[in-house]
């Protein structure tokens, strides 16, 4: 210098003119007036996948069923997030090591399933083939062959012929004592060593969860007509218990009436962000400073012009925070690998 | 704004706990019959299973992710 990759910031910008929504003012003409003066979309406002505040369900509590999660430690309000580790898989290297990835608890607690093809697909078996034979039959798992998967691999000994049947070396189990909070690592030594996969099948263990969602929920105002049927009710699956109720209440179906407005709603405070210390490898954590002023409800944040090299990416807030996921032109900074040129 | 369901040949539907080559109806395409047309009859074509991933030996079904279509709530 260039190129992958990682992580991280940024995501037009400044002026003049009209134009929305907001909130102070001021003004008469009290009107969804007129002026004036400030604020006014994002790294994903997005998908609504997790988690949490908040709000209701008139009622303590327990179980069960359901649903998630699933190596270990740790951070968090909290989590399926994040941080450190472990062990495992790919890629890359002579090697050491380095990058990325991983639904990474159980498969002698049990139950299912493993088409086709093969002899046989899981308490092992026997088509060719070897080997004995009294020709009925009986031994054998070396060799072909089938599959994704065939019951440790080779190499010698042994046999009638084989075979961990026995040995040597490799590979597997189990593993005292040690190291480490653990997950695991490493082992002196044991152990011939048939008993596969699958749990994003059922299921077992552990652990967490009550259930709807701001169109939740609360006042106000205007308006109406009630009828029918089921039922005792209670964290919106079911069970027990306990309260509370005896005509109330809930439920259902048809029918009337409204389809206005204020709060919730954006917060002087935190489960936000920031500033300097301190701790902590790190995620984060103590204290300490400073900020906060988008809040519509058919629903605002745009047009035009000019200048800066310049046409401009993905996309647009609706209760509110904390993550993941997706989506993305361009710029910029750090790291590491790689080619290539200089010295 | 929330919150439920569905996406399979043009169309419309099935495919039960994964398994051989995905099924059916209309439609579509040749033939047959008829004067001709239609309706009968016979044969055929036609699907990346919306769309990328992953689990498995295997995926239309099981899990993540995405993109569309629809429903319902004041």
């Nucleotide at each position: 210098a260039u190129a992958a990759c990682a992580g991280g910031a940024c995501g037009g910008a400044u002026u003049g003119c009209c134009g929305c929504u907001g909130c102070g003012g001021a003004c008469c003409u009290u009107g969804a007036g007129u002026c004036c003066g400030c604020a006014g979309a994002g790294g994903a406002a997005a998908g609504u996948c997790c988690g949490g505040g908040c709000u209701c369900c008139a009622u303590a509590g327990a179980g069960a069923a359901u649903g998630a999660u699933g190596c270990c430690g740790g951070g968090u309000a909290a989590c399926g997030c994040c941080c450190g580790g472990g062990c495992g898989g790919u890629u890359u290297u002579a090697a050491c090591g380095a990058a990325c990835c991983g639904a990474c608890a159980g498969a002698c607690a049990g139950u299912g399933c493993c088409g086709c093809a093969g002899a046989a697909a899981a308490u092992a078996u026997a088509c060719c083939g070897c080997c004995c034979u009294u020709c009925g039959g009986g031994g054998u798992a070396a060799g072909g062959g089938u599959g994704a998967a065939a019951a440790g691999g080779c190499g010698g000994g042994g046999u009638a012929a084989g075979a961990g049947c026995c040995c040597a070396c490799c590979g597997g189990c189990c593993g005292a004592u040690c190291c480490g909070u653990a997950a695991g690592g490493g082992g002196a030594g044991g152990u011939g060593c048939a008993u596969g996969g699958u749990a994003a099948a059922c299921c077992u263990c552990a652990u967490c969860a009550g259930g709807a969602g701001c169109a939740a929920g609360a006042u106000c105002a205007a308006g109406c007509a009630g009828c029918a049927g089921a039922u005792g009710a209670a964290u919106u699956u079911c069970u027990c218990g306990u309260u509370c109720u005896u005509a109330a209440g809930u439920c259902u179906g048809c029918g009337g009436g409204u389809g206005g407005a204020u709060c919730g709603c954006u917060g002087g405070a935190a489960u936000c962000a920031u500033u300097u210390c301190c701790c902590g490898c790190g995620a984060g954590g103590g204290a300490u400073u400073u900020g906060u002023c988008a809040g519509a409800u058919a629903g605002a944040u745009g047009g035009c012009a000019a200048u800066c090299g310049a046409u401009u990416a993905c996309a647009g807030a609706a209760c509110c925070c904390g993550g993941c996921u997706u989506a993305c032109a361009g710029u910029c900074c750090u790291g590491u690998u790689a080619u290539u040129u200089u010295u | 704004g929330g919150a439920g369901g569905c996406g399979u040949a043009g169309c419309g539907a099935a495919g039960u706990u994964g398994g051989u080559u995905a099924u059916c109806g209309c439609g579509c395409c040749g033939g047959c019959c008829u004067g001709u047309c239609a309706a009968g009859c016979c044969g055929g074509a036609g699907a990346u299973c919306g769309c990328g991933g992953g689990u498995u030996c295997g995926a239309g079904g099981c899990c993540c992710g995405u993109c569309g279509c629809u429903u319902c709530c004041g």